[in-house]
RNA sequence: ACCUUAUCCAGAGCAGCCGAGGGACCGGCCCAAUGACGCUGCGGCAACCCCCACCCUGGUAGUGGGAAGGUGCCAAUUCCGGCAGAGAUGCAAACUGGAAGAUGAGGC
Numbered sequence: 001a002c003c004u005u006a007u008c009c010a011g012a013g014c015a016g017c018c019g020a021g022g023g024a025c026c027g028g029c030c031c032a033a034u035g036a037c038g039c040u041g042c043g044g045c046a047a048c049c050c051c052c053a054c055c056c057u058g059g060u061a062g063u064g065g066g067a068a069g070g071u072g073c074c075a076a077u078u079c080c081g082g083c084a085g086a087g088a089u090g091c092a093a094a095c096u097g098g099a100a101g102a103u104g105a106g107g108c
Base pairs, nucleotide, nucleotide: 002107003106004105005104006103007102008101013042014041015040016039017038021031022030023029025082026081027080028079043074044073045072048070049069050066051065052064053063054062078100083097084096085095
C1' cells in the first nucleotide's frame, strides 16, 4: 500500500515552542497574528484491543464492571453536502441507503 470487519448525532484542554495557513479531496461554511495547523510536556475522554465477573453451553456470542498496558481521540454530527431513491416534490426542508474518509482489530 491493499483486503476483511466493527464503529463514527456522546465525551474530553491547559502550558511552552513555532509562525501562516488549517478543517483529507471538491463546493459551501467555519477556525486563524487575541497565534490557528503542527510539535513537545502535562492533564483528560472513551472503552476498539485488553483484564475480571456473570450468564449460557457451542454464539467463543451476550450482559455488567475495570482502566495497568497497546492504539485512538480532546472546535463545529466524519462541520454540512457531493452519488442513488429522485425528473422525488409546487418550492424548500427532512429522511433512507451508498460513496469517500477516519480509527480499531484481523489478514496479506

Model confidence (mean pLDDT): 84 of 100.
Predicted 3D model of a 108-nucleotide RNA (SAM riboswitch aptamer (S box leader)) from an Anaerolineae bacterium.
Taxonomically the source falls in Anaerolineae (Bacteria, Bacillati, Chloroflexota).